[in-house]
RNA sequence: GCCCCGGUAGUGUAGUGGCCUAUCAUCCUGGCCUGUCGAGCCAGGGACUCGAGUUCAAAUCUCGGCCGGGGCGCCA
Numbered sequence: 001g002c003c004c005c006g007g008u009a010g011u012g013u014a015g016u017g018g019c020c021u022a023u024c025a026u027c028c029u030g031g032c033c034u035g036u037c038g039a040g041c042c043a044g045g046g047a048c049u050c051g052a053g054u055u056c057a058a059a060u061c062u063c064g065g066c067c068g069g070g071g072c073g074c075c076a
Base pairs, nucleotide, nucleotide: 001072002071003070004069005068006067007066010026011025012024018056027045028044029043030042031041032040049065050064051063052062053061
């Protein structure tokens, strides 16, 4: 350099055009419970890697950038 795959809360993930104001667990905050801690229960908080395009509508499709993984190659 070329090709392939991936990027979603702090972490791990579901969702692959419209019921997304986005799922679950963990995490954080407050409360309940408890003799205390822990466990448990309730409520709330927090994310679609960046830009452009297509579309009535994009986390989802297309193109480019960035980052990560794999394969092949080039120079020395």
Predicted 3D model of a 76-nucleotide RNA (transfer RNA) from a Thermoplasmata archaeon. Its Rfam family is "tRNA". The family's RNA type in Rfam is transfer RNA.